[in-house]
Context: one part of a larger RNA
Molecule: large-subunit ribosomal RNA, domain IV
Organism: mouse gut metagenome
């Protein structure tokens, strides 16, 4: 110097991205415990106070009461929660990138839409057959949202789905009008040409599909612009006008969304780009791609108390290595 561990004036987060690390703080008994709350919680809340040893009593023998002793110290060593405030996201336990993520991400129990009526749909297989399921719509399949509490607007134009069948388009098929080729016959010739036997081939006929007519958004998804307008200003309940399939509704809003931007105003601090409330000007919330609250939980995040060698600023100590020689 390292690593690892102990102890430290005065000060206490001044460190650092960030209290990371360490340190506080523990056990049992008695006391006493706030908001909120789904009344179950929150809660070991918070805060405090005892603990050892000797005599008396009492005693369910677990202990208790009283009276006295010693230390710096009685859970005498070692094991054993730091604690509060207020917010984000997720409801909760759970589950995950085996070796750089543990989480807001997945799951979840509730809700919903949607197929299937059983030889179910659907998976799988070339098929036989398996799984579904020895089940049967209180089932099974997929898809979406994720407890509870209050809710879940408005648009069916466009892309799906589902339902209609009048009409228009349509494919092989079915049809066979006509054509050609060859030829028997006629014709002097040029030609014409039956029947067969070939190659074409028109009308018509012909499904679902699209087209069309309707339904559906917890189906994939969308939810405006200009202009005027009140007896201070300013705003604008109001008109007016243009375009849409409708023009954002509840509620939240510089938010895991706010670019401008450290937005303004308030709190908290001497001093706050973070952080809590709040305004609405929402570059670019928003209603199961769910809004919006929410007790509990959470190896989330920000703040304050306590605490500390984290630091101001460093020093000792102890073990082991480092050095030196073999």
């Nucleotide at each position: 110097u390292c690593a690892c561990g102990g102890u430290u004036a005065a000060g206490g987060a001044a460190c650092u991205a960030g209290g990371c690390a360490a340190a506080u703080u523990g056990a049992c008994c008695c006391c006493g415990u706030a908001a909120c709350u789904u009344c179950g919680g929150g809660a070991u809340a918070a805060g405090g106070g005892g603990u050892c040893c000797c005599c008396u009593c009492c005693u369910c023998c677990g202990g208790g009461a009283g009276g006295g002793g010693c230390g710096c110290a009685g859970a005498g060593a070692a094991u054993a929660g730091g604690u509060c405030c207020a917010g984000g996201c997720a409801a909760c336990u759970g589950u995950u990138u085996a070796a750089c993520a543990a989480a807001a991400a997945c799951a979840c129990a509730g809700g919903g839409c949607u197929g299937u009526g059983c030889a179910a749909a659907g998976u799988u297989g070339a098929a036989a057959g398996a799984c579904g399921a020895c089940g049967u719509a209180u089932a099974c399949a997929g898809c979406c949202u994720g407890a509870c509490a209050c809710c879940u607007g408005c648009c069916c134009g466009g892309u799906g789905c589902c339902g209609g069948a009048a009409g228009g388009u349509u494919a092989a098929g079915a049809g066979g009008a006509g054509a050609u080729g060859u030829c028997a016959u006629c014709g002097c010739a040029a030609g014409a040409g039956a029947a067969g036997c070939a190659u074409u081939g028109a009308a018509u006929u012909g499904a679902a599909g699209c087209c069309c007519c309707g339904g559906u958004a917890a189906a994939c998804g969308g939810c405006g612009g200009c202009c005027g307008u009140a007896a201070c200003u300013a705003u604008a309940a109001c008109g007016g006008u243009c375009c849409u399939a409708a023009g954002g509704u509840a509620g939240c809003g510089a938010a895991a969304u706010u670019c401008c931007u450290u937005g303004u105003c308030g709190g908290g601090u001497a001093a706050g780009u973070u952080c809590c409330g709040a305004c609405c000007u929402g570059c670019a919330c928003g209603a199961a791609u769910g809004g919006u609250g929410u007790a509990a939980u959470g190896a989330u995040c920000c703040g304050a108390c306590a605490c500390u060698g984290u630091c101001u600023c460093a020093a000792c100590c102890g073990u082991g290595a480092g050095c030196u020689c073999g």